[in-house]
RNA sequence: UAUAACCUUCAGGGACAGGUGUAAUUCCUUACCGGCGGUGAUUCUCAUUGAGAUAAGCCCGCGAGCCUUUAUGGGUUGACCCGGUGUGAUUCCGGGGCCGACAGUUAGAGUCUGGAUGGGAGAAGGAAGUG
Numbered sequence: 001u002a003u004a005a006c007c008u009u010c011a012g013g014g015a016c017a018g019g020u021g022u023a024a025u026u027c028c029u030u031a032c033c034g035g036c037g038g039u040g041a042u043u044c045u046c047a048u049u050g051a052g053a054u055a056a057g058c059c060c061g062c063g064a065g066c067c068u069u070u071a072u073g074g075g076u077u078g079a080c081c082c083g084g085u086g087u088g089a090u091u092c093c094g095g096g097g098c099c100g101a102c103a104g105u106u107a108g109a110g111u112c113u114g115g116a117u118g119g120g121a122g123a124a125g126g127a128a129g130u131g
Stems, first nucleotide, its partner, number of pairs: 002130001006126005015030001017029003031111002033100002035062004043053004057098002065076004080096005102114003
């Protein structure tokens, strides 16, 4: 320095206000939120042509959920355009949009309650061995 297996820890945010109504944080107006890895022309730092940090909800993949299986596993699983710059951008800049499991509910839920003190993509660390 590389690596199979092992152990530990960590690993999801969001309804302010108003309206209708017998009843809605579920409808309407409005507000708010964005898991993990990859890609990435942004920005910052060190530093010197490299290194580190940062950067996509809707591009690629994964996870939870749901269906199925004795089990491993398999299947399924949402949403973006326009303009600008440029060799190159669905990632940058500007503008306007869109999406969000299952079950429950005095009335339909991304935001309430529940499964969940769960699971988990993965992140960080540890110890030992081998080459």
Molecule: FMN riboswitch aptamer (RFN element)
Organism: Firmicutes bacterium HGW-Firmicutes-8